Model confidence (mean pLDDT): 80 of 100. Lysine riboswitch aptamer from Peptococcaceae bacterium UBA5767, 163 nucleotides, folded computationally. It was read from a public genome assembly, where an Rfam model found it.
[in-house]
RNA sequence: CUCAUUUAUUGAGGUGCAGAGUUCAAGAGUAGGUAAAAGGAGCCGCAAGCGUGGAUUUUUACCCAAAGGGGGCUUUGCCGAAGUGAGCCGGAGCAAAACGGUUUGCUGGUGCUACGUUGAACAAGCGUAGUGUUGUCACCUGGGGUGGAGUGCAUUAGAUGAG
Numbered sequence: 001c002u003c004a005u006u007u008a009u010u011g012a013g014g015u016g017c018a019g020a021g022u023u024c025a026a027g028a029g030u031a032g033g034u035a036a037a038a039g040g041a042g043c044c045g046c047a048a049g050c051g052u053g054g055a056u057u058u059u060u061a062c063c064c065a066a067a068g069g070g071g072g073c074u075u076u077g078c079c080g081a082a083g084u085g086a087g088c089c090g091g092a093g094c095a096a097a098a099c100g101g102u103u104u105g106c107u108g109g110u111g112c113u114a115c116g117u118u119g120a121a122c123a124a125g126c127g128u129a130g131u132g133u134u135g136u137c138a139c140c141u142g143g144g145g146u147g148g149a150g151u152g153c154a155u156u157a158g159a160u161g162a163g
Base pairs, nucleotide, nucleotide: 001163002162003161004160005159006158007157008156010154011153014079016078017077018076019075020074021073022072023071024070032063033062034061035060036059037058038057042050043049045094046093082107083106084105085104086103087102088101089100090099108134109133110132111131112130113129114128115127116126117125118124136148137147138146139145140144
C1' cells in the first nucleotide's frame, strides 16, 4: 500500500417517511335534542341501567354537532425512516374494538391497475398480485441489459488477519 472480517462515525435515494400546530372542504341538515301526533313492550353484545309517569319505532316542524380520515400552510424528528402479519401484556365489570408496549417475520423508495378490507365516500390507508419508474450493489457491456435486497450501499477512522 492492497484485500478480507469487525466496531464506530458521517451520509444518499425522493411526488422519501412519520409527528405536531393551524386552516379549508366533506362528514351533514346526518347523529342527537325539543314539540305534537301515531303506537303499545321492549332498548342494550352480556351484566348493570332505562321503560305503561309510555321503550324500540314512524310522521311533521324547529334547533343542530363531533371523531377518524383528506387538501393547503407552518414546523419538528428522521432514512427500517415507517408500515404490516403472528404471539404476549395493557386497554376492560365480562367479552370486544380503537390505541399503546414488547418478541419475531416480511417490505429499498414511489406511481398506476385489479381484487379484498377499513371507511360516509368516487377521498385515503392496509394486504395480495401485476405493471411502470427510480436509487444502490453484482455480473455482462458500445448504448444499455439481467438479477439481488436495507441485517443493504457509500464516506471516514480504529482493531485483527493475509499478501